[in-house]
Context: one part of a larger RNA
RNA sequence: CUAUGUUGAAGGAACUCGGCAAAAUACCUCCGUAAGUUCGCGAGAAGGAGGCCCGGUUUCUAGGCAACUGGAAGCUGGGGGCACAAACCAGGGGGUGGCGACUGUUUACUAAAAACACAGGGCUCUGCGAAGUCGUAAGACGACGUAUAGGGUCUGACGCCUGCCCGGUGCUGGAAGGUUAAGAGGAGGUGUGCAAGCACUGAAUUGAAGCCCCAGUAAACGGCGGCCGUAACUAUAACGGUCCUAAGGUAGCGAAAUUCCUUGUCGGGUAAGUUCCGACCUGCACGAAUGGCGUAACGACUUCCCCGCUGUCUCCAACAUAGACUCA
Numbered sequence: 001c002u003a004u005g006u007u008g009a010a011g012g013a014a015c016u017c018g019g020c021a022a023a024a025u026a027c028c029u030c031c032g033u034a035a036g037u038u039c040g041c042g043a044g045a046a047g048g049a050g051g052c053c054c055g056g057u058u059u060c061u062a063g064g065c066a067a068c069u070g071g072a073a074g075c076u077g078g079g080g081g082c083a084c085a086a087a088c089c090a091g092g093g094g095g096u097g098g099c100g101a102c103u104g105u106u107u108a109c110u111a112a113a114a115a116c117a118c119a120g121g122g123c124u125c126u127g128c129g130a131a132g133u134c135g136u137a138a139g140a141c142g143a144c145g146u147a148u149a150g151g152g153u154c155u156g157a158c159g160c161c162u163g164c165c166c167g168g169u170g171c172u173g174g175a176a177g178g179u180u181a182a183g184a185g186g187a188g189g190u191g192u193g194c195a196a197g198c199a200c201u202g203a204a205u206u207g208a209a210g211c212c213c214c215a216g217u218a219a220a221c222g223g224c225g226g227c228c229g230u231a232a233c234u235a236u237a238a239c240g241g242u243c244c245u246a247a248g249g250u251a252g253c254g255a256a257a258u259u260c261c262u263u264g265u266c267g268g269g270u271a272a273g274u275u276c277c278g279a280c281c282u283g284c285a286c287g288a289a290u291g292g293c294g295u296a297a298c299g300a301c302u303u304c305c306c307c308g309c310u311g312u313c314u315c316c317a318a319c320a321u322a323g324a325c326u327c328a
Stems, first nucleotide, its partner, number of pairs: 001323008010314002014312001019309001027051005036041001038157001052079012080084001092307004097302002099299002104116002120155007132141003158294004163224003168221002170217005177212003183206002188201005225243005252286001253283001264280005
């Protein structure tokens, strides 16, 4: 000096990205227990008291004929120790946001999460030799199931809800017309031949799906404007004008896991706060099942604050063990 431990004056997070690590808490009985809430929870909330040993005494209880031997719950007097759940074992707690409802699952060997799944919700396909999947096929799964079933896809408990746009792309339906392949058709033409013929070419006409076309459909893929003016202070604009669009973002939320400018502004918390909480709305670039906004409970998730606690620190020290180092 390193590793692993033990202890530490005064202070007690001043350490640090961050209380990381450590300390503290810890068991049983009794008392007591808030907001919120889906009335189940929250809850071991929080916060307190007692616990060893020896007597006296009350009640109950098991076994036993009884003597007695056990057990449980009290009341009461005393004793000793630094320490009585005497060692080991054995929750730190509270408040506030975010995300995900929850229990679960995951990157075997750097990620356990807000990711995946989930119950619930929707759309869509499928009438059974089902759709779908595997296979060249036979055949198999689906399923010894039958639309309260099975497949695909999106969302993700629950509560309140889920606005407008079908112009584009997709899907579904339609079939009048246009386009359109092979095929059918064969006017006409070419070669050759004396000719019959043979060979080739070939217009009109006919000719499916598809596409064009016409509708529907957004919990299908997706999309959801600009400029100018206007109120008796100013400011702002309920109002008006105009251009464009398929339609111009509704409810709710909003400097947000989304806000560039930005440490926005105001308030709270601190002596002092780029974080945090509550507001405002000027949303660079939220927004409604690529779900929106809430939400009790839950979380080895994450943000901020408080109490307790401590060698994390001010500021290090001593000791133990094993190394390192010196000598042998």

Predicted 3D model of a 328-nucleotide part of an RNA (large-subunit ribosomal RNA, domain IV) from a seawater metagenome.
Its Rfam family is "Bacterial large subunit ribosomal RNA". Its family is annotated with structural constituent of ribosome and ribosome in the Gene Ontology.